[in-house]
Record summary:
A computed fold for a 132-nucleotide part of an RNA from a Caldisericota bacterium, annotated as small-subunit ribosomal RNA, 3' minor domain. Lineage of the source: Bacteria > Pseudomonadati > Caldisericota. It was read from a public genome assembly. Its Rfam family is "Bacterial small subunit ribosomal RNA". The coordinates come from a structure-prediction model, not an experiment, and the mean pLDDT is 83.
Context: one part of a larger RNA
RNA sequence: CACCGCCCGUCACACCAACCGAGUCGGGGGUACCUGAAGUCGCCCGAAGAGGGCGCCGAAGGUAUCCUCGGCGAGGGGGGUGAAGUCGUAACAAGGUAGCCGUAGGGGAACCUGCGGCUGGAUCACCUCCUU
Numbered sequence: 001c002a003c004c005g006c007c008c009g010u011c012a013c014a015c016c017a018a019c020c021g022a023g024u025c026g027g028g029g030g031u032a033c034c035u036g037a038a039g040u041c042g043c044c045c046g047a048a049g050a051g052g053g054c055g056c057c058g059a060a061g062g063u064a065u066c067c068u069c070g071g072c073g074a075g076g077g078g079g080g081u082g083a084a085g086u087c088g089u090a091a092c093a094a095g096g097u098a099g100c101c102g103u104a105g106g107g108g109a110a111c112c113u114g115c116g117g118c119u120g121g122a123u124c125a126c127c128u129c130c131u132u
Stems, first nucleotide, its partner, number of pairs: 003095001005092001008088002011085001013082004019076002023072012039057001041055005098119009
């Protein structure tokens, strides 16, 4: 401050973060296959050394596919915040149709209507109980 009160939602404006998004760009990793440097080792040629051949392992590279993380992204729907915007007035008093919960339908918006439930409803009367 105390009804000239409080307060709800749509809409408009500004900013913020996150989400969805045709895609696109990049990081990390897995699997399969292809290729395969150096080099050790094995076998072979060689009398041996040198040298050479083949093989195993193998860095890197490639193809395919999967997992994961991130950047950008037309557009989309909500959210948050913001002295003095718009429309109404839903709630708070019986808030002017008591309110609220569930559900269904409807509506610029708060909401409205139906059905069921609750009293955490005012008022009036009665009953029961408690206190004085």